[in-house]
RNA sequence: UACUUAUCAAGAAAGACGGAGGGAUUGGGCCCGAUGAAGUCUUAGCAACCUUGGCCAACUUGGUGCUAAUUCCCAGCCUGGCGGGAGUUCCGCAGGCAAAGAUGAGUA
Numbered sequence: 001u002a003c004u005u006a007u008c009a010a011g012a013a014a015g016a017c018g019g020a021g022g023g024a025u026u027g028g029g030c031c032c033g034a035u036g037a038a039g040u041c042u043u044a045g046c047a048a049c050c051u052u053g054g055c056c057a058a059c060u061u062g063g064u065g066c067u068a069a070u071u072c073c074c075a076g077c078c079u080g081g082c083g084g085g086a087g088u089u090c091c092g093c094a095g096g097c098a099a100a101g102a103u104g105a106g107u108a
Base pairs, nucleotide, nucleotide: 001108002107003106004105005104006103007102008101013043014042015041016040017039021032022031023030026075027074028073029072044067045066046065048064049063050062053059071100076097077096078095079094081093082092083091084090085089
């Protein structure tokens, strides 16, 4: 890096350095940021996967991860659902499924 697979509506801080941006990509929104953004380090916490121990439960050891907002919201497809207009289709809402993304594990 690629493929496979599981989960993604919950949960979780503070300090130092740093200095203006950030929320994955494209577009449109909306939000966070000098009461300091991204990033790096330290400690703490959360708890998804793998892992150690365990009366194999609880809990625990270690590895990765994570600690604003549903993956911040929408965009692609489907619906015999609801409402409105029109006359067999259009718009809005709702639901479902994909695509893409994030994280873990396995394989190459």